[in-house]
RNA sequence: CGCCGAAUCCGCCUUAGUGCGGAACGGGGGAACCAAGGUGGCCAUGCCAACGGCCACUGGGGCGAACCUUCCUUCUGGAAGGCGCGCAAGCUCUUUCAGCGCGAGCCCGUCAGCUAACCCCGUAGGCGUUCGAAAGAGAA
Numbered sequence: 001c002g003c004c005g006a007a008u009c010c011g012c013c014u015u016a017g018u019g020c021g022g023a024a025c026g027g028g029g030g031a032a033c034c035a036a037g038g039u040g041g042c043c044a045u046g047c048c049a050a051c052g053g054c055c056a057c058u059g060g061g062g063c064g065a066a067c068c069u070u071c072c073u074u075c076u077g078g079a080a081g082g083c084g085c086g087c088a089a090g091c092u093c094u095u096u097c098a099g100c101g102c103g104a105g106c107c108c109g110u111c112a113g114c115u116a117a118c119c120c121c122g123u124a125g126g127c128g129u130u131c132g133a134a135a136g137a138g139a140a
Stems, first nucleotide, its partner, number of pairs: 001128004008023005024123006034113001037058007059111001060108004067082006083103005091138007
């Protein structure tokens, strides 16, 4: 100087400490209305089926791009496709093509759909630029 990310700026105090407060950015909870799972069996004795009812089994959710399908496989690891995310040189934003990279991790604890008012929480951590092409808008 730049990148991922919400994770920056300002003020006060101070045994210079995530201490206090504000702005900004980000997240969660929370009415009405609306919505409110899956699998198997039975009700079903002409056959099939819808709705409904009964029984059994299966918890659910949050941040984040970090998901789905198929095949292979000794490992639940690998490959492919789809889809999602990120990246680059006057500045910012949007779109297309090409190239490169990622698709993790953590948390709540039986509980939370949407949700106005209202309430609560975070401002960390990790990295190093691949010097491509085209179009549009804006600022200076």

Notes: c-di-AMP riboswitch aptamer (ydaO/yuaA leader) from a soil metagenome, 140 nucleotides, folded computationally. The model forms 92% of the base pairs in the Rfam consensus.